A computed fold for a 175-nucleotide RNA, annotated as Lysine riboswitch aptamer.
RNA sequence: UCUGACAAUAGAGGCGCGAGUAUGAUGAGUAGCUUUCCGGAGGACAAUGGGUCCAGCGAAGGAAAGGGAAAGGCAGAUCGCCGAGAUAGAGAAUAGCCAUUCUAUUCUUUGUUGGGCUGGUAUUGAACAAAUGCCAGACUGUCGCAAUGCGAAGUUGUGGAGCACUAUUGAAGAG
Numbered sequence: 001u002c003u004g005a006c007a008a009u010a011g012a013g014g015c016g017c018g019a020g021u022a023u024g025a026u027g028a029g030u031a032g033c034u035u036u037c038c039g040g041a042g043g044a045c046a047a048u049g050g051g052u053c054c055a056g057c058g059a060a061g062g063a064a065a066g067g068g069a070a071a072g073g074c075a076g077a078u079c080g081c082c083g084a085g086a087u088a089g090a091g092a093a094u095a096g097c098c099a100u101u102c103u104a105u106u107c108u109u110u111g112u113u114g115g116g117c118u119g120g121u122a123u124u125g126a127a128c129a130a131a132u133g134c135c136a137g138a139c140u141g142u143c144g145c146a147a148u149g150c151g152a153a154g155u156u157g158u159g160g161a162g163c164a165c166u167a168u169u170g171a172a173g174a175g
Base pairs, nucleotide, nucleotide: 001174002173003172006170007169008168009167010166011165014082016081017080018079019078023075024074033066034065035064036063037062038061042054043053044052045051046101047100048099049098050097085113086112087111088110089109090108091107092106093105094104095103096102114140115139117137118136119135120134121133122132123131124130142160143159144158145157146156147155148154
């Protein structure tokens, strides 16, 4: 001086990422509740079976009046961060009365994804919100290569992936 999926530490990207407490809108004048009326045998506990409970002292359902939420999802602020994180699969634990399935949450693990934006489409969703997957587009950070440039900077084209990129230190190897 150089090398690499080496190690540690510190950083950068920008309409960058997430979190829970509080706040706000939405949810919603909805659900559930009370009263009255109609109704007339079923109903609740996720599905099926079981079990328990409610029900002719009137179930489900409907109408009117009264009173009237919450969660999930979202926003900014705040805080923590820069594989931040997201998503799909598998496994485990817990909860949902019991069994099976299913659902939700948490943890572990594997795959995909550099980042956000716009459009199309599918799904989730109460949603003209928002999110996620796929396709397309331009943008942006970064490194490699080529061209331009005496050179550096810069510009143009093109390619790569966050196991990336930058800086410092250390170890190993090579000169």